[in-house]
Context: one part of a larger RNA
RNA sequence: UGACGGGGGCCCGCACAAGCGGUGGAGUAUGUGGUUUAAUUCGAAGCAACGCGAAGAACCUUACCUGGUCUUGACAUCCCGGGAAUCUUCAGUGGGGUCAGUUCGGCUGGAUCGGAGACAGGUGCUGCAUGGCUGUCGUCAGCUCGUGUCGUGAGAUGUUGGGUUAAGUCCCGCAACGAGCGCAACCCUUGUCUUUAGUUACCAUCAUUCAGUUGGGGACUCUAGAGAGACUGCCGGUGAUAAACCGGAGGAAGGUGGGGAUGACGUCAAAUCAUCAUGCCCCUUAUGGCCUGGGCUACAAACGUAAUACAAUGGCGUAUACAAAGGGAUGCGAAAGGGCGACCUGGAGCAAAACUCACAAAGUACGUCUCAGUUCAGAUUGGAGUCUGCAACUCGACUCCAUGAAGGCGGAAUCGCUAGUAAUCGCGGAUCAGCAUGCCGCGGUGAAUACGUUCCCGGGCCUUGUACA
Repeated sequence: UGACGGGGGCCCGCACAAGCGGUGGAGUAUGUGGUUUAAUUCGAAGCAACGCGAAGAACCUUACCUGGUCUUGACAUCCCGGGAAUCUUCAGUGGGGUCAGUUCGGCUGGAUCGGAGACAGGUGCUGCAUGGCUGUCGUCAGCUCGUGUCGUGAGAUGUUGGGUUAAGUCCCGCAACGAGCGCAACCCUUGUCUUUAGUUACCAUCAUUCAGUUGGGGACUCUAGAGAGACUGCCGGUGAUAAACCGGAGGAAGGUGGGGAUGACGUCAAAUCAUCAUGCCCCUUAUGGCCUGGGCUACAAACGUAAUACAAUGGCGUAUACAAAGGGAUGCGAAAGGGCGACCUGGAGCAAAACUCACAAAGUACGUCUCAGUUCAGAUUGGAGUCUGCAACUCGACUCCAUGAAGGCGGAAUCGCUAGUAAUCGCGGAUCAGCAUGCCGCGGUGAAUACGUUCCCGGGCCUUGUACA
């Protein structure tokens, strides 16, 4: 100087408390350890591995296993030899088109084929040799430097102190004076208004129509450009006359308005040699390449994360209302028709504010069920089908009929959340031939509680002890 303390002081955080909903019990989905296996490829390991890499394992992917097969190789450059081919259209016993330069020497170039070797190749090893990228403490308020001063020195000071803040934020003081990286602001989005512009969006007034359908309109909504707006600016109080805090006015919004992007010096020899790149080592008729089938989908018991339930604030039936954000050409696919249905036929329109996916669901109205393992719940199994795709046996999703397990709100323990949040309800997208209870987004409905900081956990500053570095 740090680190540590079941030392002290001050402060913060869904850290506790106050609340709401879960997990832990059930069956299912998924990941993992383990076991099994010819193989169940590899990696990730407290928080910070375990719906993680994987935004999608039937073949492919695929790295694993079985069997077969190749050896200059699936891919690159060079050398030697042959060389008008390659290519296009086609499937008829075939036909047609077709090089360039040239000193005119079959001289040179040349796709491609054959050959020899240099080499290729390796998802083989080492993340404890590395780059790059990432997680984490933590969006915590810290981490440092120059000059000066103090100290023999390591170092200290500044950065400590009194206040204050979300903040090393600001003010005051001070042997310090300044500065840098962080904080904040500048960026995006959302909330209000003005203005410009009205098509594919909109419709108040005037006509018109089944219908903003058509004329028309530029008001409104909306779209997307440019501006305004919030700064403790104003008032009162507290305070040290400061910084600031408390209350108020005005305002769509008030003290960082809400959300996002943004992650200092560093820590964990943290993660990744399997994204990629790369040193060293290793393989070279194989640890490389190609193919077939299988495996990654196994299953006694164990753990994590989810979705579904255990019902009446509910289930079922009929009718009916209101979104946002997205996708679409090997695509989205309407109307109409067929089928109980998955879906099929059909092919309008649309490179889309135009057409389409596309009926939002919870909600509301009426009816029914009446507390039961039930008209709850839906696992499992049998049968019959649909779709994608060479191909659904191992091993896809969906539909219909039948079947109708467990499950009566869950022990010790444990997780999330402070407002348009939790909870709950649907919708979309990426990946993708097909496959979503996962992930990433979108909107609808919409709470309860916070006395407080004693305690648990993590963190910041000062101080103290130490046989630790």